[in-house]
RNA sequence: AGUCGAGAAAAGCACACCAUCCGAAAGGGUGGGUCGCAAAGCUAAAGGGCCUACGGCAUGCGCCAGGGCAGCCAGCUGCCUCA
Repeated sequence: AGUCGAGAAAAGCACACCAUCCGAAAGGGUGGGUCGCAAAGCUAAAGGGCCUACGGCAUGCGCCAGGGCAGCCAGCUGCCUCA
């Protein structure tokens, strides 16, 4: 220095589920929990994808995102580091 991400070390995050709160829902906050993660850090008003439909349209099925998801891809930034 940092391609690579080591059955390494240090530090970190936290799925499902449970309690409680917010929300129409998807989902989210806090606490517990620990499936996993080398970006599981940040960004949803840069883009694709996915979820939901209070409301609107239609009123027969349905359709629509200014609501959500970054632990789907992506963009930006970044700790440590054997060989």

Predicted 3D model of an 83-nucleotide RNA (c-di-GMP-I riboswitch aptamer). It was read from a public genome assembly, where an Rfam model found it. Its mean pLDDT, the model's own confidence on a scale to 100, is 79.